[in-house]
Bacterial RNase P class A from an Aggregatilineales bacterium, 353 nucleotides, folded computationally. The model forms 93% of the base pairs in the Rfam consensus. Its Rfam family is "Bacterial RNase P class A". It is annotated as a ribozyme. About the family: Ribonuclease P (RNase P) is a ubiquitous endoribonuclease, found in archaea, bacteria and eukarya as well as chloroplasts and mitochondria. The RNAcentral record of the sequence draws on ENA. A source record names the gene rnpB.
RNA sequence: UGGGUUAGCCGGGUGAUUGCGGCGAGAGACUUGUCUUUCGCUGAGGAAAGUCCGUACUCCAUAGAGCACGGUGCCGGGUAACGCCCGGACGGGGUAACCCGAUGGCAAGUGCAACAGAGAAGAGAUUGCGUUUCCCUUAUGGGAAGUGUGAGGGUGAAACGGUGCGGUAAGAGCGCACCAGCGCGGCUGGUAACAGUGGCGGCUAGGCAAACCCCACCGGGAGCAAGACCAAACAGAGGCUUAUAGGGCUGCUCGUCCUGGCUUCGGGUAGGUCGCGUGAGGGGUAUGGCAACAUACCUCCUAGACAGAUAAUCACACUAUGACAGAAUACGGCUUAUAGGCUAACCCACGCC
Numbered sequence: 001u002g003g004g005u006u007a008g009c010c011g012g013g014u015g016a017u018u019g020c021g022g023c024g025a026g027a028g029a030c031u032u033g034u035c036u037u038u039c040g041c042u043g044a045g046g047a048a049a050g051u052c053c054g055u056a057c058u059c060c061a062u063a064g065a066g067c068a069c070g071g072u073g074c075c076g077g078g079u080a081a082c083g084c085c086c087g088g089a090c091g092g093g094g095u096a097a098c099c100c101g102a103u104g105g106c107a108a109g110u111g112c113a114a115c116a117g118a119g120a121a122g123a124g125a126u127u128g129c130g131u132u133u134c135c136c137u138u139a140u141g142g143g144a145a146g147u148g149u150g151a152g153g154g155u156g157a158a159a160c161g162g163u164g165c166g167g168u169a170a171g172a173g174c175g176c177a178c179c180a181g182c183g184c185g186g187c188u189g190g191u192a193a194c195a196g197u198g199g200c201g202g203c204u205a206g207g208c209a210a211a212c213c214c215c216a217c218c219g220g221g222a223g224c225a226a227g228a229c230c231a232a233a234c235a236g237a238g239g240c241u242u243a244u245a246g247g248g249c250u251g252c253u254c255g256u257c258c259u260g261g262c263u264u265c266g267g268g269u270a271g272g273u274c275g276c277g278u279g280a281g282g283g284g285u286a287u288g289g290c291a292a293c294a295u296a297c298c299u300c301c302u303a304g305a306c307a308g309a310u311a312a313u314c315a316c317a318c319u320a321u322g323a324c325a326g327a328a329u330a331c332g333g334c335u336u337a338u339a340g341g342c343u344a345a346c347c348c349a350c351g352c353c
Stems, first nucleotide, its partner, number of pairs: 001349010013316006020043011045324001049335002052333005057223004069219005074088005089103001090101004104214002109212002111208002127152001128149009161179006180204001182201003186197004227274004236265006245259005281300008
């Protein structure tokens, strides 16, 4: 200098005018708790998104235990919790920095494997290599039937260990040596996953559990339109109307029924208030830890609507019209979208000293 990997950050700026939401103060109006207006402060994000996980909070349900169902799945740690994060192990990719992995169990059982191929799990005989009998042939050899074989060719994502020597009619873990793999013990290191090493055994036991299943652990349901409080109108229930409301039943009184008036009550609609933003909060320093993170101290807090505000115009500089995109109970994550720019560490190649 060029290319790359990882981590973090910004993601439009400044000024003027106008408009809107929230809060505070002042003024005015009336229907006295609302509206209008003035001033001041303040007003979207790194993802506010997808709603995919985990929680807080609220209501409902709930003796205890088990089954079923769903989820998670190497080990250790972090956390309120997690399917998240950090560190490590193993496997894979990359020259490297580094990246990716649902990574328990298929020697409990059951099941599955397209196409091709002879054969897809205790398999198979197309070609091949041998051999026995018979036939043809002078012979070499050829053909038919039977039998041995699984080494060579060929198919496939995958073909029942690999290489070599011996052995054999031809062959084969048939025998042996080494290697790979499997089971059971031992020793060393590590908290562990696991790694290293050596012994014995039997000689190969294949793949798929994101197939059923087994094992371990976890899991009540619904969601802020949750839910709590106040509470018109209409309808309903009770009481009074005996000093004089009206009407029906009756000849009259009492009584009873209906309507009206007053009053009480419960549930609760419209409407209003709360939930609702000081929180598992942000920043800095110190300490512990490889880290995630934790603790202590200091310091800062700036949306909270309910038909829903956060916008518009102009000017200036940078190339520029400005990337993805708009809160609705809150928080921790993941995933997805994102023009452009900045910083740090590390890796590779080349050049110069």